[in-house]
């Protein structure tokens, strides 16, 4: 230098045009003499930045940034 994969909650990841979700973690409550475990609820996201297409974009296109891998 060229090619590919990936970037979504604190962490690990789903979601592949039509309301952004799960598990773990955090907080509160229930239960217990108390703790753990268990159950219930709550909070937490400008979906890596910018632009475009579309009635509508996390999703499709372009560009940039970052991580990883391959080729020379």
């Nucleotide at each position: 230098g060229c090619c590919g994969u990936c970037g979504u909650a604190g962490c690990u990841c789903a979601g592949c045009g039509g309301u952004a979700g799960a598990g773990c973690g955090g907080c509160a409550g229930a239960u217990u003499c108390g703790u753990a475990a268990u159950c219930u609820g709550c909070a937490g996201g400008u979906c890596g930045g910018g632009g475009g297409u579309u009635c509508a974009a996390a999703u499709c296109c372009c560009u940039c940034c970052g991580a990883c891998g391959g080729c020379u």
Predicted 3D model of a 72-nucleotide RNA (transfer RNA) from a Thermoplasmatota archaeon. It matches the Rfam family "tRNA". Rfam links the family to the GO term triplet codon-amino acid adaptor activity. Rfam classes the family as a transfer RNA. The sequence is in RNAcentral, with records from ENA. Its mean pLDDT, the model's own confidence on a scale to 100, is 84.